Context: one part of a larger RNA
Formats: sequence, structure tokens, C1' cells
RNA sequence: GGACGAACGCUGGCGGCACGCUUAACACAUGCAAGUCGAACGGAGAAUUUUGGAUUUAUUCAGAAUUCUUAGUGGCGGACGGGUGAGUAACACGUGAGCAACCUGCCUUUGAGAGAGGGAUAGCUUCGGGAAACUGAUGGUAAUACCUCAUGAUGUAUAUUUGCCGCAUGACAGAUAUACCAAAGAUUUAUCACUCAAAGAUGGGCUCGCGUCUGAUUAGCUAGAUGGUGAGGUAACGGCUCACCAUGGCGACGAUCAGUAGCCGGACUGAGAGGUUGAACGGCCACAUUGGGACUGAGACACGGCCCAAACUCCUACGGGAGGCAGCAGUGGGGAAUAUUGCACAAUGGGGGAAACCCUGAUGCAGCGACGCCGCGUGAGUGAAGAAGUAUUUCGGUAUGUAAAGCUCUAUCAGCAGGGAAGAAGAAAUGACGGUACCUGACUAAGAAGCCCCGGCUAACUACGUGCCAGCAGCCGCGGUAAUACGUAGGGGGCAAGCGUUAUCC
Repeated sequence: GGACGAACGCUGGCGGCACGCUUAACACAUGCAAGUCGAACGGAGAAUUUUGGAUUUAUUCAGAAUUCUUAGUGGCGGACGGGUGAGUAACACGUGAGCAACCUGCCUUUGAGAGAGGGAUAGCUUCGGGAAACUGAUGGUAAUACCUCAUGAUGUAUAUUUGCCGCAUGACAGAUAUACCAAAGAUUUAUCACUCAAAGAUGGGCUCGCGUCUGAUUAGCUAGAUGGUGAGGUAACGGCUCACCAUGGCGACGAUCAGUAGCCGGACUGAGAGGUUGAACGGCCACAUUGGGACUGAGACACGGCCCAAACUCCUACGGGAGGCAGCAGUGGGGAAUAUUGCACAAUGGGGGAAACCCUGAUGCAGCGACGCCGCGUGAGUGAAGAAGUAUUUCGGUAUGUAAAGCUCUAUCAGCAGGGAAGAAGAAAUGACGGUACCUGACUAAGAAGCCCCGGCUAACUACGUGCCAGCAGCCGCGGUAAUACGUAGGGGGCAAGCGUUAUCC
């Protein structure tokens, strides 16, 4: 000198764009943050219309149709999006390869196909138990829920076999035989769903080469440990797991242990090499009170799912239950320190739905904060009687100083009045922001300047006070009676809505 997620002191006019718990991965009141589909299903309720019966003539009972709402069964989605960085020195990440060892819902393309039956169950009824959370029994019921049979290859498995290819285990293509496996309808005539298979796309899984902090005042470490055979398990390879067998494997090219740490694209600095860093934005990973576990599913060992244990908080009729903000706001606490319990789904995107639409604290916006960067303003011209005041003085003057006043202008910003968007994709309708941006008009120099410094480094000097005191200070050093170094004043210098200090990095 530059930088900053900064803080502190003094000061503070406007706008744009960014950014805003770096500390306690501390504890959390309250509200919201993941739903949706009635065009899968049987009910229930409401409204309207209508048919029949009873009558007290406007009510009730039974049936039908239409519309709306929806607890439950069922489907898809809650594995995305959002948060945090505790753990992790590791194939976690980066980069480059490989899988002849793998999976992939929704989507796209293609080829086939959807035949026949069955038994349940929730809701509901009835009867209970419990303070509650919830739960037991009984009766009957539906489906795109569940199950059985059929059909079936280009599928899978096994056996035989032909061709061809590969670094190897082997792969690919074909033939034959045997065995096994599927389906669901809905609304109204056009679709959307369903099943099997092949391929694609997308997303993932696994393996390997290289790179990735400090300490030797850590030198030895290791029994599933290293390898083999066999079996199990997995989507898949593999000590991944198990039985048996062998005794290996790693290490001064730093194993093991200890400490620290999410990694990267990037960011800051620097002429570069390098050093430092990983806030915001983007990619990957890990975690969701702590520890463990599986279930469901195409996908999780699942932040707003389940089970167990633990700590904590809450309810309780003491028998037992409920909870998890490292989602958005917000509260307490910690701290030098970090915001609103806001508006809207209008846009972009996501989930569901045939659609209308619903949901979306993602997102778009607004609020607060000079926290940062950038831009603008606080007036312009003229004006010597060099006014007054103030400071100083050798008392003559000198400085402040064209500065002010005065005169002539202008109106950026703010304020007032009028108009008023784009963002909306479309035939139309549809805008949270927002009567915002912007435009026009009138109006008044009015409403808008501070902070630090002035001994040298380092731009900028005098007076008074103080008297090694009070104090200053980044370094050298000032102050003990003439202090340009302390304090105040006048003057001056620098930067400017900021200025200075402190911390940290280069």
C1' cells in the first nucleotide's frame, strides 16, 4: 500500500447492487416450512331437482339424479428443494482412467400383451378398556389394495453346441432342450393409466494411478490382521461375513499414534514465483439432540418417518405418554458483534392432478444495518468598503478572505402536484414488488459535513495554559518556566458521508 462476513470511537443527506451469528453442532415458547389426486375405491355429510307414500298442508319417510365437501383404503411425492460444517487426514475431495463386477422410479423410442377367478380388510355398526396417547373384540363392505390359475419370449437359470473377439477371469452373436415368471382399470370416444421385454437418456454404486496440513520430545504397528479354498450375502467385485488352512501384510519413500481441518472451482495479495484463505455464488461429501438399528421403497439406513437406549424438556388421574428450529421468522443464552414472529405464489422452478387447480419460509420481493463497493448532492457566477467578529501583533499592521453580506442565476437529490410502466408467457384475463421505477410541472439556496492530523519518518505553525506534573507515543522520542511533540484556541494539511483506531492476511 492492498484486503475484510469485521468490531469500536466520533459523525451521518440520497440512490443502485451486493452482504449480514465468524462465538454455544447451546436450549428453544409460538406460527408457518410437503403435500396432492373424488377421472383408483366403498362410505359419510350438505345443497338442488324429482318420483311415490303419510298426513297436522309444510313437514316427515323411502327411492332416483346432479353438484360440492371429504375422515379412511389406494397411488405418486415426503431420498428433491432448504440448513449446518460437528465429525472426517479418508478413494472424503480434485484430476485422469476402468467396471468382461453393477442398479436406475418418472421421461423418450421400439416390439409384444392385458384371459379366468378368489378370499380378505380399513372406514362404518355394536360392545368394551384407558386420565390421555391410544387400543381390543363383533358384524358386514369396495378397489388401480392382495392372492391363485392361464398365456408368454427377444427374458432369467441350467445343460449341449457353433462362430468370433479380448491383457486375463472371460465377453458377444446364434441354435437346441428343460424349468420359471405378468397385467387394472378410469373418464367418456379421445386419451391417460397397467404388464413383460429391448434400447436410450438421466441419476447413482464400485475399483485404481497421481495430488492433498503439523509433530520422531510418536518407531515399531497389525489376529479378520495378509493370502488361499469353500460357503453365505449384495444391484455388483471384495475378509463384506463365516468355516477351515497357511503366516502373512504395513513401516525412516515416515507405518502406528497424537494434534489440527470439511474438500474444490475460486477469493485476497504479489511483477511473477509464491504465501494466505475456502464467508457469499457453484460442484462434491458428511450430519440432523447423542449412540445404535432396520423397515418401506427405483432410490434412505431417511432433518420436519419408525424402533431401541441415553441425556434434557413437558403432560399425567402416577398406571403411562409427548417432543427434537444445523428449514423461515422469532426467544433466551454466549459474545466485541450480525436483521422482520413481513408480502406474494405475479415471475422462475419443484410435487400432485387428465385438467381446473392445490401446496411450495424454494424463490421473487419488501423491512432493518454506511457492513462493503459504486454513483450523486450539500450550490454556480459575480462581489474589496479587503466590513464586522475572532486570532495575533514590533500597535504600524497581518491572517481568516471572495470567504461572508449584497446582486444575478440554476434545481441534481429530498419535499409537493399530475401522469405512470416493462417484467405477462397470451385471443382475453392474471403483478407481491408498487402508485415503485420513470416522465412532466410548480416551488424555495432553501432541508443535507464531518473526521483525523500538523517534531522527523509525513503534506501541514503560531499564541496561551501546564511545568518530568497532567499527559502524548507506530518507531525515534516529547514534558523539569519561553513545549511547532501535552491541553485549548486561531490558522493550516489530508480524506470525505465518511474519518480514525483495533484485530487478521499478503
This is a predicted structure of a 506-nucleotide part of an RNA (small-subunit ribosomal RNA, 5' domain) from an uncultured bacterium. Its Rfam family is "Bacterial small subunit ribosomal RNA". The RNAcentral record of the full RNA draws on ENA, Greengenes and SILVA.